[in-house]
RNA sequence: UACUUAUCAAGAAAGGUGUAGGGAAUAGGCCCGUUGAUACCUUAGCAACCAUACCGAAAGGUAAAGGUGCUAACUCCUACCUCGAAAGAGGAAAGAUGAGAU
Numbered sequence: 001u002a003c004u005u006a007u008c009a010a011g012a013a014a015g016g017u018g019u020a021g022g023g024a025a026u027a028g029g030c031c032c033g034u035u036g037a038u039a040c041c042u043u044a045g046c047a048a049c050c051a052u053a054c055c056g057a058a059a060g061g062u063a064a065a066g067g068u069g070c071u072a073a074c075u076c077c078u079a080c081c082u083c084g085a086a087a088g089a090g091g092a093a094a095g096a097u098g099a100g101a102u
Stems, first nucleotide, its partner, number of pairs: 001101001003100006013043005021032003026079004044071003049067002052063004075094001080091004
């Protein structure tokens, strides 16, 4: 990074720095925030994608010291398509993360 592929309903917070906005982007909604959010740092934790060890014929399972990731709200919700009288359901797009590829 224009690519490929898997997953996205579960899970997991304290302290420090710092200051006014923040929840990807546009719009609408709804929330979070001066009782200090978002961000960054430290520690702790969650998870189990990769790697590793063990069990297993395999599928798969267990562990969690390594590489990532994550720790408000379903990816906060809606927007496009299909079904539906509606409520709503399913799918797509976009995005995020991993593994690969270039």